[in-house]
Small-subunit ribosomal RNA, central domain from a metagenome, 346 nucleotides, folded computationally. Its Rfam family is "Bacterial small subunit ribosomal RNA". Rfam links the family to the GO terms structural constituent of ribosome and ribosome. Its mean pLDDT, the model's own confidence on a scale to 100, is 87.
Context: one part of a larger RNA
RNA sequence: CUGGGUGUAAAGGGAGCGCAGGCGGGCGAUCAAGUUGGAAGUGAAAUCCAUGGGCUCAACCCAUGAACUGCUUUCAAAACUGGUCGUCUUGAGUAGUGCAGAAGUAGGCGGAAUUCCCGGUGUAGCGGUGGAAUGCUUAGAUAUCACGAAGAACUCCGAUCGCGAAGGCAUUGUGCCGGGGCAUAACUGACGCUGAGGCUCGAAAGUGCGGGUAUCAAACAGGAUUAGAUACCCUGGUAGUCCGCACGGUAAACGAUGAAUGCUCGCUAUGGGCGAUAUAUUGUCCGUGGCCAAGCGAAAGCGUUAAGCAUUCCACCUGGGGAGUACGCCGGCAACAGUGAAACUC
Repeated sequence: CUGGGUGUAAAGGGAGCGCAGGCGGGCGAUCAAGUUGGAAGUGAAAUCCAUGGGCUCAACCCAUGAACUGCUUUCAAAACUGGUCGUCUUGAGUAGUGCAGAAGUAGGCGGAAUUCCCGGUGUAGCGGUGGAAUGCUUAGAUAUCACGAAGAACUCCGAUCGCGAAGGCAUUGUGCCGGGGCAUAACUGACGCUGAGGCUCGAAAGUGCGGGUAUCAAACAGGAUUAGAUACCCUGGUAGUCCGCACGGUAAACGAUGAAUGCUCGCUAUGGGCGAUAUAUUGUCCGUGGCCAAGCGAAAGCGUUAAGCAUUCCACCUGGGGAGUACGCCGGCAACAGUGAAACUC
């Protein structure tokens, strides 16, 4: 390499869209590129193989045959793949009518809490801890009442719920907008699947510029603890946390499980749609969970939402460490990201 694999042993790309490529539904006709068969030519010799022979044997050598599984030409076949033409509707899509949803995006509104400002009441403590101290407070704190300001997050409902490709999405109202399921079966007629490169999206932290800053809080300061304490605990506190634009492109980006299609016992719960009903129930399609048959699996487990049985395409793995390091290249303002070894060692 092949083989074999990829939930947990090494291994599924973070996710989507999609060019090339690979693969692709039923029926009929046709062509004959692939495919299959016949024939002809060629496939040097040596080598290899078989048989026979020569050196006393063997290695070695000689002869004959087979083989050289290939290529070219030609004649035929037409099942399969492929090309062309016609046709079909079940794959795929479209229209109309209703449905559910925290999908996205841009404005607006709301209440509770927090902190702060001002004023009233009121007096000696408050706060914090295992216990304390730093800290705040007679310049009147904490507590409490009223007015006001600001920013951020939305209690209950709430769920094993829902939506989204993933990241993710939750006060409430409106505008714009994406996707989906079901029922109907009018229309198109294979228009499909996957997808190296590519493009787009992508939590948190981080970066640039401009704003904002209530809370919380890396760094930092102080107080404790301790042998020490560059920590855990406490009091403060700046970046940041929030918004706009731009960059970055990583996560245990997880179901540690790529996408698509078909097939393979059931029970039960729940969300959405549509039916049937005796309004007790019940059928069906799609989604989300639990438990199991067969089967799979090293096991634990998975089990119609497969890790079962198959097909197509992509990605990835090949002992541990060295190492996701070095070097080079590429991207980035940087941080860093992508690609990614070897010596050596066990």